[in-house]
RNA sequence: AUCGAUAAAGGCAAACCCAAGGAAAUUUGGGGACGCAAAGCCACGGGCCUUAAGGUAAAACAACCAAGGUAGCCGGGUUACCAAAU
Repeated sequence: AUCGAUAAAGGCAAACCCAAGGAAAUUUGGGGACGCAAAGCCACGGGCCUUAAGGUAAAACAACCAAGGUAGCCGGGUUACCAAAU
């Protein structure tokens, strides 16, 4: 450096419940653990989710733009603990 143990020290926390924010997706805090070796951080590319306000179009729905969300969907960027075998 690579790799990631039935190692050690620690870490995070799905569903669900409660409280708060939000139109919603969902977020934050508390409880709780399905899991996670970057399940730390960043919406840059793709995906997915939402549609209150704004735009295109429009009979309506849908669609597109736009806006928001998701880093626990994937890729990418960036930082980092431990450490055996390879």